[in-house]
Notes: A computed fold for a 705-nucleotide part of an RNA from a Microcaldota archaeon, annotated as large-subunit ribosomal RNA, domain II. It matches the Rfam family "Archaeal large subunit ribosomal RNA".
Context: one part of a larger RNA
RNA sequence: GUCAGGGAGUUAUUGGGAGUGGCGAGAUGAAAAUCGAAGCGAAAGCGAGAGUCCGCAGCAUCGCAAGAUGUGAGGGGCGUCGUUCUAAUUAGCGACCAGUCACUCUCAGUAGACCCGAAGCCGUAGUGAUCUACGCCUGAGCAGGGUGAAGUCAACCUGACGGUUGAUGGAAGCCCGCAACUAGUGGUGGUAUAUUCCCCUUAGGUGACUUGGGUGUAGGGGUGAUAGUCCUGUCGAACACGGCGAUAGCGGGUUCCCUUUGAAAUGUCUCUUAGGACAGCGUCUCUGGAGAAGGAUGUAGGGGUAGAGCACCGAUUAGGUGGAUUGGUUCCGAGAGGGAUCACCAUCUUCUCAAACUCCGAAUACUACAUCUUCUAAGAAGGAGGCAGUCGGGGUGUCGGAGUAAGUCUGGCAUCCCUUACGGGAUUGACCGUACGUGAGGUUAAGGACCCUAAAUGCUAGUUAAGUGUGAAUCAUAAAGGAGCUUCUAUUCAAAAACAACCGGGAGGUAGGCUCAGAAGCAGCCAUCCUCUAAACAACGCGUAAUAGCGGACCGGUCGAGAGUACAGGUUCUGAAAAUUCACGGGGCUAAACUAGCUUCCGAUACCUCACCAGUGCCAAAAGCACAUGUGUAAGGGGGCGAACGGGUUGCCUAGAAGCACGGUGGUAACAUCGUGUGGAGCGGCCUGUUAUGAAUAUCCUGAC
Numbered sequence: 001g002u003c004a005g006g007g008a009g010u011u012a013u014u015g016g017g018a019g020u021g022g023c024g025a026g027a028u029g030a031a032a033a034u035c036g037a038a039g040c041g042a043a044a045g046c047g048a049g050a051g052u053c054c055g056c057a058g059c060a061u062c063g064c065a066a067g068a069u070g071u072g073a074g075g076g077g078c079g080u081c082g083u084u085c086u087a088a089u090u091a092g093c094g095a096c097c098a099g100u101c102a103c104u105c106u107c108a109g110u111a112g113a114c115c116c117g118a119a120g121c122c123g124u125a126g127u128g129a130u131c132u133a134c135g136c137c138u139g140a141g142c143a144g145g146g147u148g149a150a151g152u153c154a155a156c157c158u159g160a161c162g163g164u165u166g167a168u169g170g171a172a173g174c175c176c177g178c179a180a181c182u183a184g185u186g187g188u189g190g191u192a193u194a195u196u197c198c199c200c201u202u203a204g205g206u207g208a209c210u211u212g213g214g215u216g217u218a219g220g221g222g223u224g225a226u227a228g229u230c231c232u233g234u235c236g237a238a239c240a241c242g243g244c245g246a247u248a249g250c251g252g253g254u255u256c257c258c259u260u261u262g263a264a265a266u267g268u269c270u271c272u273u274a275g276g277a278c279a280g281c282g283u284c285u286c287u288g289g290a291g292a293a294g295g296a297u298g299u300a301g302g303g304g305u306a307g308a309g310c311a312c313c314g315a316u317u318a319g320g321u322g323g324a325u326u327g328g329u330u331c332c333g334a335g336a337g338g339g340a341u342c343a344c345c346a347u348c349u350u351c352u353c354a355a356a357c358u359c360c361g362a363a364u365a366c367u368a369c370a371u372c373u374u375c376u377a378a379g380a381a382g383g384a385g386g387c388a389g390u391c392g393g394g395g396u397g398u399c400g401g402a403g404u405a406a407g408u409c410u411g412g413c414a415u416c417c418c419u420u421a422c423g424g425g426a427u428u429g430a431c432c433g434u435a436c437g438u439g440a441g442g443u444u445a446a447g448g449a450c451c452c453u454a455a456a457u458g459c460u461a462g463u464u465a466a467g468u469g470u471g472a473a474u475c476a477u478a479a480a481g482g483a484g485c486u487u488c489u490a491u492u493c494a495a496a497a498a499c500a501a502c503c504g505g506g507a508g509g510u511a512g513g514c515u516c517a518g519a520a521g522c523a524g525c526c527a528u529c530c531u532c533u534a535a536a537c538a539a540c541g542c543g544u545a546a547u548a549g550c551g552g553a554c555c556g557g558u559c560g561a562g563a564g565u566a567c568a569g570g571u572u573c574u575g576a577a578a579a580u581u582c583a584c585g586g587g588g589c590u591a592a593a594c595u596a597g598c599u600u601c602c603g604a605u606a607c608c609u610c611a612c613c614a615g616u617g618c619c620a621a622a623a624g625c626a627c628a629u630g631u632g633u634a635a636g637g638g639g640g641c642g643a644a645c646g647g648g649u650u651g652c653c654u655a656g657a658a659g660c661a662c663g664g665u666g667g668u669a670a671c672a673u674c675g676u677g678u679g680g681a682g683c684g685g686c687c688u689g690u691u692a693u694g695a696a697u698a699u700c701c702u703g704a705c
Stems, first nucleotide, its partner, number of pairs: 001705006011111013026035003039046002051078004058071005079096006114253004121243004126239002133217009142207001144176003147172001151168007181204003186200002189198002219235001221231002256640006266279005280390002282387006291375003295372007307360001308358002314353002318349006327342006393417010422433003437612007447602003450587003456599001458598006469589002481574007489566005501558005507531003512526003537552001540551003613630002615627004641694001643691010659678008
């Protein structure tokens, strides 16, 4: 790992509730007694004579019917009574009459309380030093080589002490060392369940050495050349058993079917933020008896947001006028003092702002009423009770707040996901369409119609040449700037010939005056006239030291039909940098791209039609009829299937029971049933009771492989 078997809401008791049954102002019990029939008050204490109105069901009367009237259990309003507080109240609680016992189901409390799971704490005159730490007793072991301490001897020196040299000698936590033995440095080599073993390399190797046997120290204790190291693969307190099913707001698991309704992720409190309690939202039952409502329109309200504005308040640009003379700077003055300017005050004009400004002021929203619409006697609103789950949410649109920003944080409103499939967006939790019983047929939505791939290589008019594009958005980037193409509008010139190009002219007074070394159209200042002309500036640019020279304006000729300017749209290029292939889903496309329009078709569980199933309502039930019912996590309600063992009843079986194997049939399902074979002795149906009653998951347990 696979398979088989086992494996989790139980039992007792005390309460709440529902259902059923018995009796009933009593019920139960053998009894004691318990609950109920009286309450209020802390206590002392005091202590419940009513009625009346509305009105559902029902009943009665009238009516052909619709309905009307009367009465009206239960229900509701007012009220009355008891008691407490009080000087007296308002007011609180109670009464104007229903309980109790049993059984079943369900929930809660107490108990291990659905099952499994800690790390831990404590106890025992508990077990351990065969591993390891240290001590003690008794044994064993250390190739070979090197160095050569003390001491000793000889010779020589010496007055003495002593010294020198040469031998001898053999010390040492001395040296080398792959002998043995011990260790375990690096390879972060190989290997392994295991700090296991192997290989290469490395350290110690006469010592605080290594080692055999025996023996001692025990758990808050030992031992420790100290690492919290070791004490039998266990150590910042061993192991075994017990307290013990410790506790766990945490993690995992929790076993058959169908059907019906269907959430929350919020508020308050919490040593509380991984949890709870109450409320909110779900479900079921009862009660109640006529209205209810996130809709539409209208009317009437209050408002101070968006916007706007500067009338207040605060900020703020530029100027005018007036004032005050105290302040800063500066000028004149011997000083007194005066002038200028900046600041200051008032006022006028003007530019710009405000969540905590407002002379103003919407749309929405909110409240009330009326009408409509929808729901409602097949039972609305309201009320009571049982059982929950939820308290970590998230996306999008829009309106805010925080932030440079974020697939960011935090709010309001709406919607969706969660709890929701299906079609589209290539792929996809919340984007678009639309929500689902089963089986058929048709029509559409979003989105699409060249091929992959269902459907026009459709139509009309334009745009784009960049593969721009072929991308609704989430989302997959782009700007300033620069360059091209194109469209609209306006305006100017033009057959009395425009624009461009080419040819020619572009003059005279004059070198205008001044300045200047010079200044001649062209350094600078002032002025900018006149003449001849088809036209020509006292000169627009280049140029010279100054002249000269070259163009320009302006005019004529050649030519012959459009030319120029401005504003606004569309579109393309550039700006534009990321790592294997460029990335519209791909192929590919010049439309199969983009803009404006038209027709047809495809396309979903949507819509329509048919049949069936289920649910709900009418109904005692069945039958029948109606439905504008049919998604669903947590959770609530309802109905069933199967297992084992009892009681009752009724059956089957050696002419073959159960079980097993294969095949068929029925049921929405849990499942049921039949045939054949095998097997060889027991086994069912119906009613009812009881439960150690249903497995795929828990690194579940045991076994087999």